A computed fold for a 73-nucleotide RNA from an uncultured bacterium, annotated as transfer RNA. The sequence was found in a public genome assembly. Its Rfam family is "tRNA". Model confidence (mean pLDDT): 80 of 100.
């Protein structure tokens, strides 16, 4: 330098053919208990890597760039 894959909640990851962004874990509060753990209930969660473009509408399509991993030279 080129090619491929990836970047979504604090963490691990989903998100189908473009149509209101989700799960588990975690955080907070409460119940239960002599206390802790376990268990139960409620609640809290987001510039979807950045900047543009296409579209009525973009996490998803297009372009450039940044970061990580792998490969080629």
């Nucleotide at each position: 330098u080129c090619c491929g894959c990836g970047g979504u909640a604090g963490c691990u990851c989903a998100g189908c053919u473009g149509g209101u962004a989700g799960a588990g874990c975690g955080g907070u509060c409460c119940c239960c208990u002599g206390u802790u753990a376990a268990g139960g209930g409620a609640u809290u969660g987001g510039u979807c890597g950045u900047a543009g473009g296409u579209u009525c509408g973009a996490g998803c399509c297009c372009u450039a760039c940044c970061c990580g991993c792998g490969g080629a030279g």